[in-house]
């Protein structure tokens, strides 16, 4: 001169299940995280909170999927070295290069 990594800015992607029990409203199970609020045609905006951004398992497909569990669910696993999937900047640092001079 300077990775990665971490920390910062500001960008920007994702989900929001299951039951109790039926609308709310209180509970209960797992989790980082099932959350507020508006329209009415329960799908959609849109805020929040958390995760995650190519060294990508954060999330989708596969999937009305398989096996094991459970009151019951992506609740465990497996599918998966499958396909897909959204970033720049900065600080800070030693790995590591490089060039001179000396032995």
């Nucleotide at each position: 001169c300077g990775c990665c990594a971490a920390c910062c800015g500001u960008u920007g992607g994702g989900g929001u299940g299951c039951c109790g029990u039926u609308u709310u409203c209180c509970g209960g199970c797992u989790g980082a995280g099932a959350g507020g609020u508006g329209u009415c045609u329960g799908a959609c905006a849109u805020c929040a909170a958390c995760c995650c951004a190519u060294c990508g398992a954060a999330c989708c497909u596969g999937a009305u999927c398989c096996g094991g569990g459970c009151a019951a669910u992506u609740c465990c696993g497996g599918c998966g070295u499958a396909g897909g999937a959204a970033a720049c900047g900065g600080u800070c640092u030693u790995a590591g290069u490089c060039a001179c001079a000396g032995g």